Context: one part of a larger RNA
Molecule: large-subunit ribosomal RNA, half A
Organism: Flavobacteriales bacterium UBA4466
RNA sequence: GGCACACGGGGAAUGCCUAGGCUCUCAGAGGCGAAGAAAGACGUGAUAAGCUGCGAUAAGCUACGAGGAGGGGCAAAUACCUUUUGAUUCGUAGAUUUCUGAAUGGGGAAACCUGGUAUGUUGAAGACAUAUCACCGGAUUUAUCCGGGGCAAACGCGCUGAACUGAAACAUCUAAGUAGGCGCAGGAGAAGAAAACAAUAGUGAUUUCCGUAGUAGCGGCGAGCGAAGUGGAAAUAGCCCAAACCGGUUUUGUUUCGGCAAAAUCGGGGUUGUAGGACUGAAACAUUUGUUUAAAGAAUUAAUGGAACAAGUUGGAAAGCUUGGCAAUAUGAGUGAUAGCCUCGUACAUGAAAAUUGUUUAACCAAUAUCAGUAUCCUGAGUAGGGCGGGACAUGUGAAAUCCUGUCUGAAUCUGCCAGAACCAUCUGGUAAGGCUAAAUACUCCUGAGAGACCGAUAGCGAACGAGUACCGUGAGGGAAAGGUGAAAAGAACCCUGAAUAAGGGAGUGAAAAAGAUCCUGAAACCGUGUGUCUACAAGCGGUCGAAGCCUACGGGCGACGGCGUGCCUUUUGCAUAAUGAUCCUACGAGUUACUCCUCAUUGGCAAGGUUAAGUAUUUAAGAUACGAAGCCGAAGCGAAAGCGAGUCUUAAUAGGGCGACAUAGUCAGUGGGGGUAGACGCGAAACCUUGUGAUCUACCCAUGACCAGGUUGAAGUUCCAGUAACAUGGAAUGGAGGACCGAACCAAUAUACGUUGAAAAGUGUUUGGAUGAGUUGUGGGUAGGGGUGAAAGGCCAAUCAAACUAGGAAAUAGCUCGUACUCCCCGAAAUGCAUUUAGGUGCAGCGUUCAGGUUGAGUUUUAUAGAGGUAGAGCUACUGAUAGGGCUAGGGGGCUUCACCGCCUACCAAACCCUGACAAACUCCGAAUGCUAUAAAAUAUACUGAGCAGUGAGGGCAUGGGUGCUAAGGUCCAUGUCCGAGAGGGAAAGAACCCAGACCAUCAGCUAAGGUCCCAAAAUAUACACUAAGUUGAUCAAACGUUGUGCGAUUGCAUUGACAGCUAGGAUGUUGGCUUGGAAGCAGCCAUUCAUUUAAAGAGUGCGUAACAGCUCACUAGUCGAGCGAUCGUGCGUGGAUAAUAAUCGGGCAUUAAGUGUAUUACCGAAGCUAUGGAUUCAGUGUUUACACUGUCUGGUAGGGGAGCAUUCUAUGGGCGUUGAAUGCGGAUGGUGAUGUCCGCUGGAGCGCAUAGAAAAGCAAAUGUAGGAAUAAGUAACGAUAAAGCAGGCGAGAAACCUGCUCACCGAUAGACUAAGGUUUCCUGAGCGACGCUAAUCGUCUCAGGGUUAGUCGGGACCUAACGCGAACCCGAAGGGGGUAGUGGAUGGACAAUGGGUUAAUAUUCCCAUACUUGUUAUAACUGCGAUGGGGUGACGGAGUAAUGAAAGGACCGCGUACUGACGGAAUAGUACGUUAAAGAGUGUAGAUAUAAGGACGGUAGGCAAAUCCGCCGACCUUGUCGAACUUGAUAGUACCACGAUGCUUCGGCAAAGUGGAUAGUGUCCCUAAGCGCUUCCAAGAAAAACCUCUAAGCUUCAGGUUAUAACAACUCGUACCGCAAACCAACACAGGUAGUCAAGGAGAGAAUCCUAAGGUGCUC
Repeated sequence: GGCACACGGGGAAUGCCUAGGCUCUCAGAGGCGAAGAAAGACGUGAUAAGCUGCGAUAAGCUACGAGGAGGGGCAAAUACCUUUUGAUUCGUAGAUUUCUGAAUGGGGAAACCUGGUAUGUUGAAGACAUAUCACCGGAUUUAUCCGGGGCAAACGCGCUGAACUGAAACAUCUAAGUAGGCGCAGGAGAAGAAAACAAUAGUGAUUUCCGUAGUAGCGGCGAGCGAAGUGGAAAUAGCCCAAACCGGUUUUGUUUCGGCAAAAUCGGGGUUGUAGGACUGAAACAUUUGUUUAAAGAAUUAAUGGAACAAGUUGGAAAGCUUGGCAAUAUGAGUGAUAGCCUCGUACAUGAAAAUUGUUUAACCAAUAUCAGUAUCCUGAGUAGGGCGGGACAUGUGAAAUCCUGUCUGAAUCUGCCAGAACCAUCUGGUAAGGCUAAAUACUCCUGAGAGACCGAUAGCGAACGAGUACCGUGAGGGAAAGGUGAAAAGAACCCUGAAUAAGGGAGUGAAAAAGAUCCUGAAACCGUGUGUCUACAAGCGGUCGAAGCCUACGGGCGACGGCGUGCCUUUUGCAUAAUGAUCCUACGAGUUACUCCUCAUUGGCAAGGUUAAGUAUUUAAGAUACGAAGCCGAAGCGAAAGCGAGUCUUAAUAGGGCGACAUAGUCAGUGGGGGUAGACGCGAAACCUUGUGAUCUACCCAUGACCAGGUUGAAGUUCCAGUAACAUGGAAUGGAGGACCGAACCAAUAUACGUUGAAAAGUGUUUGGAUGAGUUGUGGGUAGGGGUGAAAGGCCAAUCAAACUAGGAAAUAGCUCGUACUCCCCGAAAUGCAUUUAGGUGCAGCGUUCAGGUUGAGUUUUAUAGAGGUAGAGCUACUGAUAGGGCUAGGGGGCUUCACCGCCUACCAAACCCUGACAAACUCCGAAUGCUAUAAAAUAUACUGAGCAGUGAGGGCAUGGGUGCUAAGGUCCAUGUCCGAGAGGGAAAGAACCCAGACCAUCAGCUAAGGUCCCAAAAUAUACACUAAGUUGAUCAAACGUUGUGCGAUUGCAUUGACAGCUAGGAUGUUGGCUUGGAAGCAGCCAUUCAUUUAAAGAGUGCGUAACAGCUCACUAGUCGAGCGAUCGUGCGUGGAUAAUAAUCGGGCAUUAAGUGUAUUACCGAAGCUAUGGAUUCAGUGUUUACACUGUCUGGUAGGGGAGCAUUCUAUGGGCGUUGAAUGCGGAUGGUGAUGUCCGCUGGAGCGCAUAGAAAAGCAAAUGUAGGAAUAAGUAACGAUAAAGCAGGCGAGAAACCUGCUCACCGAUAGACUAAGGUUUCCUGAGCGACGCUAAUCGUCUCAGGGUUAGUCGGGACCUAACGCGAACCCGAAGGGGGUAGUGGAUGGACAAUGGGUUAAUAUUCCCAUACUUGUUAUAACUGCGAUGGGGUGACGGAGUAAUGAAAGGACCGCGUACUGACGGAAUAGUACGUUAAAGAGUGUAGAUAUAAGGACGGUAGGCAAAUCCGCCGACCUUGUCGAACUUGAUAGUACCACGAUGCUUCGGCAAAGUGGAUAGUGUCCCUAAGCGCUUCCAAGAAAAACCUCUAAGCUUCAGGUUAUAACAACUCGUACCGCAAACCAACACAGGUAGUCAAGGAGAGAAUCCUAAGGUGCUC
């Protein structure tokens, strides 16, 4: 370490439970709100964080009623109250009800700020109290009244109105008038009393249901859309105006003043189609309905009564069990297990002071009716209708009726007009252009009572629990997890260990503590401990078969060694594949449901018939029964139709033909298979559209502010000089320009490195660019999604951009991918054809399966016979075509000849012909095998038809015949066969398809196939004869070519007259043959009677060699030797050819007269084949008979079809089990082919099976599945700037980090100090260390408790205005809404009054001390034209440059004060250290700046919307003013220093020290500069308003008011702690990032660069 067992931890599944949900039923209610809603903020308790209640009368107050003993909510604690003088509690009616919110005096960043008026408190101011003050509409008596506004779930009406999608694309169309937006109403809404339907008959408002009917129709006549009338039901209800006519009032016109007419308004009258009314005449006072009030009686809102039991037994507990009783008009729930009789209740019977709602009756009031006549009058006008363009109608413009209307037109008047689907006629129906109207119908935010073959904590609402919470986001918006001790807290007194209030061990409680507090049960992953066994040379999809040994409680466990053996799923022709998916476990997780839809099967009812729907009634009430015949299907068809009809149509036809009849079965219901419409098996897009939310990031813009160390260069202009007639021009100064230069801050981001699970979701180091400009930046605003913005990159618009984000349409669509869950049995494919915007999809056919059927023997095979045919082959003087050689020879070319012709030649091309040879898919004089057809026989058991349901339509290998290709491919396309696919077993080492062979199960039986028999490894070291020597080879790549390797065969030559090979010797001469050549002599080359001679033999030479010779050889010859030696061809086995990447291999070891190769023979091995024995199943037959027996047969299987079962949850019925122990969990045994069942033990502590039916949220290993838990990597990486620590002491259980001290180190234009934003208590003190802190912690920005922020002057408001926002009036727009004047808000700007010192643990310009200032009121005094929302002035403004003055800080020098200071070695006129300080305000107005400056008084004046004494303008005159350091005062403060000194510490020497008191020293000089005030210059020409000054108008002028002075009094509200370049803000973090402004020490330096330091702060939490 593996396996097994036992015992634990961890974790939360499972079981059981339910407090909460879900879906409905019956009733109720259907709104709340200016009398202030909904929703909130803040408060409210003795103690009080959350929820609940309530509102300063605050878990409550009052009255009435109920009720009768405790009560002070959840909520358990302590204290204290209350209550029989009736509490708490319940009901009804009241009171109170802060602030926000329609929000309403005005404003506003909701819960805040701030006014006016009246009255009151106060002497006034200030402050307080009460009331009131918004806008819009209407009405009238014009000053009042009434109403509206906002919120709320669905239902309703209207305005507006998508897209995805479907059409397999898409545009009309569809989706859909849907989603969404907007307006408005009610408990319902809308519609509604015919200018309607209909059809020769009739109905009689509307609405809803059934049905008509998926019909008539509409429709790229595609997809789809889709009525109406009649019929059956529910419910029923009808009316009122306008007008004619009559009259009243007012006004106007006219008048002969009598009136008349007109208009407006009011009253009467009147309301319709077989017309009615007015009018004329007559008649009548009935009927019905409604509002209000009163009474009666109900209902609702509290309540009261409400039957009947005991004992024994088990047990912690009885309701269980046993025994004996009782009640019942009595569901149910609870109680220590299961209760009719224990408790609460229920049935039933009673009950209301008060409030509300129906019903009935009565009273008052209001409304409501007839007949006749028919001369005249009336009966709805920019209307009906029409043209054009649209829309609604089921109906898409169509032949298009009907309705609505944007636009242009435009009637009739009852003898009229409209409609009846173009239009016309006839006929019929109706009477438009005004209005109201209940019920039947729709819905449920809410209240009460109930129900469920609904869920039971990953389920059911998102939410069983302090859930729309925590948390995320700028925002719209998104959005969790989380239940259970026990009957009862009896919630563990006390003891021990421990630093401990941690944790644990005892003790105790309890039935149980293995129920101990995230506590019922307590599975798995995962992590351990113990025991048994095995294991350290061993290789492994981990199992299986065999098996020694060890242990044993005898059930079993472990198991060395050996044989065989490449997971699962998906997708594929094919996967161990190195193709997909899964880390593991648990729970959840996918073919469902609806429709009177279609079709098939089956079961049942009735049957030429079958059946009801809506609805109604009854009832024991989601149900059932009865009624209900409307309607539907069937019983008759044919035809386009009229129509006819067992026939009919076609046709001239009686013919023929088509479709029917003649064998007549349907229909309704249940169940099942399939289809359709719906999301339709589940998950999954990118996208499209609609309404909103975002410019705290970023882009651009607007307004108002801020910032840019230092250095350099030296434009224009100006001055001077020179120069010119004058200019020009030149020089020198001065001057200080510039999208100028260098370079910090600041902004950016060039290069490179690091970083890349980072310090950081873009940074760091070094380097780099710009840095007075088109610069950077703060604050406040604007622009919004097909839109913005963009110096333009498709960049940016909140870490998102070729169209943001959020919610919705919505379960969009997905011919695509993935996944799709228990068992057994039977059969079992396809990867082909045709078509396809089709090729990975689909339709039809083919092939599968199930059921039914009957014809007949139609299918298949073999044999025999008879046929058609033109393939393989073959052939070609047999055609067509092609074709090599030769011959012969037309024709042509070339050559010769030639003046030309004629002619000749030709190894040139070549027709035809002849000979020889040979070719063809689209040649055939020929021509098989096989296949096909027919007939006959035999064998076998199919085949066919109909119906239901499919799958398949990617194929692949091999062999053969072909096409293509290279007679390439594991290529591609066909055909035939076969196998794989979907096929296991044996062989081929290993291998989808190659060889053998088709697996129902079992067996430690036998025989064989392919292939094998030395070992691995079963069987021959078999037999006989050969070959190979290369380990060739041992099945599985070697070739051309080469080979004197060797065996065999054939042919041929030489050879004892001596071959072949070797050795010895010769190999000569003419001659160096000739030519050529510089040379060429056998041997560069050419030539040839390559000849001749001598010889045994010797080439005018086979090679080597030389410049050429020479030289060495060969052929040839002799000698020696002594028997065979050569050549060619065929063939077997070898050999070279032979080169690849990890060292190699025939499968390996290995094998040589083989264990190689060839031939022959025998035996054996060898499979899931065959046989044997036993068993199971399918189908058929037979026999019995109701499931058995026998016989035969079958049983590989993917997609797929069919059949039979198991398990889970719930329901009904029956019958059972359970505290003497249910479910669950853990283990064991056993039955069944299996899914699974049963039994036993332990756990557990209350429910649960069985049988038969029924209903399903009904079975998981996979979906990069969802949620939770647990592993692995791994005790690994890391612990976030490398500025740095060390020692001693202290507290403490514990110290590297805390505290103190001493050293050391770091920052020091920041790592110091202040402050805005933002945060929101982080501040200070005490206590603590479980979590947080990347380690520890005694520490903390952590936890708990307590404390802390003090203002007339600081900042904001009670003042002003900018950009911009809102917005009376007004304008525009379907609506929502968009602009916008007056006005109102709005700082980043304007205006505006306080300084110094001291003080706290924590605040200070706020408290205290001192000294000031501002505003107002009152009083007093003096003077006086005061007065505004009007006029004028002022306020009031740019960039750059720069002179002078010169504060503070800092430095230097000198002086002074205090203290200290030399070992040698003295001195104090020396040195060192520290200190030597000082505000606002008041006074003064100096230095200086300014002169086109600043002012004064006067005259005129037509402008300043009126006025003006003011301003402006004109004129003349006068003055020196204005600003402003310094200076004086403030100043008796305070510091160093000295004295005293509580207290603490101590090394006992002393040290620290709050506090108290006291006191001294310069108001020196120099350097340097900020602010401010000025000046110069430039072009781009640089806010507004108020405050302030002044002028008048109205008005008032005895007052009021104003100015000045003094005194007294008054002076509101919000912020104020702390961090603030950061551990407190923005970045998910105690994050190397980002964050506006102010101050700015010393040395060196131009400098804010850089280095080192000060003050101060730190050492970066391992």